[in-house]
RNA sequence: GAAAUGGAACAGAUGAUCGCGGCGAAAGCCGAGGAAAGUCCGGACUUCUAAGGGCAGGGUGCCGGGUAACGCCCGGAAGGAGUGAUCCUUGAACAGGGCCAUAGAAACGAAAACCGCCCGAAAGGGCAAGGAUGGAAAGGCGAGGUAAGAGCUCACCGGCAGUCUGGUAACGGACCGGCCUGGUAACCUCCACCCGAAGCAAGACCAAGUCGAGGGGCUAUAAGGUGGCCCGCCGAUCCCUCUGGUAGGUCGCUUGAGGGAUACGGAAACGUAUCUCCAAGAUAGAUGAUCAUCUAAAACAGAAUCCGGCUUACAGUUCCAUUUCCUCA
Numbered sequence: 001g002a003a004a005u006g007g008a009a010c011a012g013a014u015g016a017u018c019g020c021g022g023c024g025a026a027a028g029c030c031g032a033g034g035a036a037a038g039u040c041c042g043g044a045c046u047u048c049u050a051a052g053g054g055c056a057g058g059g060u061g062c063c064g065g066g067u068a069a070c071g072c073c074c075g076g077a078a079g080g081a082g083u084g085a086u087c088c089u090u091g092a093a094c095a096g097g098g099c100c101a102u103a104g105a106a107a108c109g110a111a112a113a114c115c116g117c118c119c120g121a122a123a124g125g126g127c128a129a130g131g132a133u134g135g136a137a138a139g140g141c142g143a144g145g146u147a148a149g150a151g152c153u154c155a156c157c158g159g160c161a162g163u164c165u166g167g168u169a170a171c172g173g174a175c176c177g178g179c180c181u182g183g184u185a186a187c188c189u190c191c192a193c194c195c196g197a198a199g200c201a202a203g204a205c206c207a208a209g210u211c212g213a214g215g216g217g218c219u220a221u222a223a224g225g226u227g228g229c230c231c232g233c234c235g236a237u238c239c240c241u242c243u244g245g246u247a248g249g250u251c252g253c254u255u256g257a258g259g260g261a262u263a264c265g266g267a268a269a270c271g272u273a274u275c276u277c278c279a280a281g282a283u284a285g286a287u288g289a290u291c292a293u294c295u296a297a298a299a300c301a302g303a304a305u306c307c308g309g310c311u312u313a314c315a316g317u318u319c320c321a322u323u324u325c326c327u328c329a
Base pairs, nucleotide, nucleotide: 001325002324003323004322005321006320007319008318009317010316012294013293014292015291016290017289018288020031021030022029023028033300037311038310040309041308042307043306044305045199046198047197048196057195058194059193060192061191062076063075064074065073066072077090078089079088080087081086091190092189096188097187098184099183100182114131115130116127117126118125119124139157140156142154143153144152158180159179160178162175163174164173165172166171203251204250205249206248212242213241214240215239216238224234225233226232258277259276260275261274262273263272264271265270
C1' cells in the first nucleotide's frame, strides 16, 4: 500500500425569526429514533379466575454461566467452510410405532440376487468382489486367503461398547481388541426444563342527560282515573335522596430492572458501591417552516403504557483490533 475479518460510534451543527405540544404566575425551559418499524420472543403493570397439585395443550433443546425473564447475551465443546483473521450448525433413531414416491432383485430384516463370479453334463448349489437402480444398498482401503468370494483373517483409518484417566459439564486422551447394527424426530414419540387467560381500546375514579327505585308536597299552573258535579283518594308535572353507569372529564402517563462518571469483583456477558443528571407525554393526536455560515444537507424513517432482546431498512462518514499478500528499509 492492497484485499479482507471482527467490533464500536455519529445519524447534520450553530445562530436568528415565526408557528405548534407540555410545564410554569412570568421570565423561560423541554420537545422523536437507531431503528420510534415488523409485532417475532421475554418481562413489568392491570383485570378475571384461583388453597394447592395433576392431566391435556404449547414452547425450548450440545455444555457451563449471565439476567427480572427470554427463542437473548457471554464463554466453552464437537462437526463443517476458509491459506488465515474468522464464520456456520447442534438432544435421543438398539423404549416403541409410522413413513421412505419413481426406479431397483432388495429400502430394514442382520433380509434379498437382475447382469455377473465359481462348482456342476444338467437339475441344483455356493458368493456378493465388479456392474446396474437410487438421495440412501450389511464401514473405507490394501494384503493374505479361496473353486469363486466374503472383517473370513491381518495392517492402517473411521464408528460403537468396555476399562483407566483429564475436565463442573458438553467432551477429550490412552489402553483393550468385544462389535461393524440405513435415513427421517419441521411424523407420532422419549428425556430435561419452562408456561393460568386476556391485554393500556388493560384498568381505576368523578359523573350531565335518560331509564329505574325510595321519600316529600297537595299552596299554586295539577293532564288523567274514581259514571256527571263538589269534597276526598290515587296520581303525571314539581322537589329531595339513591342505584347504575352513557356523553364528558380525571388518573393510569412516564423517575425507570433509568442514563453518565469513577472504583472494585469477574476471562467475558454481567454485578456491587459512591457521586451526579432528569431527557416528549399528546387524545383527532405537537415536534414544523424560512434565512445565514460550515463545498452539499441530503439515507432509512416518525413516539401513543413502559422496559430487555431479535429481525428487517439505511445516504455519508469516523475510529479500534486482527489476518493474508506485495513493496521499501